Predicted 3D model of a 153-nucleotide RNA (c-di-AMP riboswitch aptamer (ydaO/yuaA leader)) from a soil metagenome. Rfam family: c-di-AMP riboswitch aptamer (ydaO/yuaA leader). About the family: This family represents a conserved RNA structure found upstream of the ydaO and yuaA genes in Bacillus subtilis and related genes in other bacteria. Its mean pLDDT, the model's own confidence on a scale to 100, is 78. The RNAcentral record of the sequence draws on MGnify.
RNA sequence: UGCCGAAUCCCCGAGGGUCACACCCUCAGGGAGCGGGGGAACCGUUGAGAGGACCACGAAUAGGUCUUCUCAGGGGCGAAUUGGACCGUUUGUCCGAAGCGCGGCUCUUUCCGCGCCAGCCCGACAGCUAACCCCGUAGGCCCGAGAAAGAGA
Numbered sequence: 001u002g003c004c005g006a007a008u009c010c011c012c013g014a015g016g017g018u019c020a021c022a023c024c025c026u027c028a029g030g031g032a033g034c035g036g037g038g039g040a041a042c043c044g045u046u047g048a049g050a051g052g053a054c055c056a057c058g059a060a061u062a063g064g065u066c067u068u069c070u071c072a073g074g075g076g077c078g079a080a081u082u083g084g085a086c087c088g089u090u091u092g093u094c095c096g097a098a099g100c101g102c103g104g105c106u107c108u109u110u111c112c113g114c115g116c117c118a119g120c121c122c123g124a125c126a127g128c129u130a131a132c133c134c135c136g137u138a139g140g141c142c143c144g145a146g147a148a149a150g151a152g153a
Base pairs, nucleotide, nucleotide: 001153002141003140004139008032009031010030011029013027014026015025016024033137034136035135036134037133038132043127046072047071048070049069050068051067052066053065054064055063073125074122075121076120077119081097082096083095084094085093086092099116100115101114102113103112105152106151107150108149109148110147111146
């Protein structure tokens, strides 16, 4: 020796700024890197409730396979999900589980402390997925910086 995040770097052009150039800012285009989505074969194919057939069992309990009906649409980015309690409902609050981030060079392990758990999109459609196709490369925030061991720039 800033941090979250894929969201960085380079080239070219135009505009701004400058007397002019460089640096810088904005916009358009291209490339690399990074990130994401769609998309074969093989494999796989939701949950709850009710019923039926068969298998298995000495019986009961607990099961297995197939099938019918009813109810609930489903999916993506992202850590941002999930169970319960309070509450007439919504909003909200609290508790637990899972997940994510921070403690100031980076990485690994252990501990300690703190914080977050939002938002947006597709539009009846998406499991996985070679080839192939498509998209993004934004935003935002501080602050005095914990302990131990190891590796390294």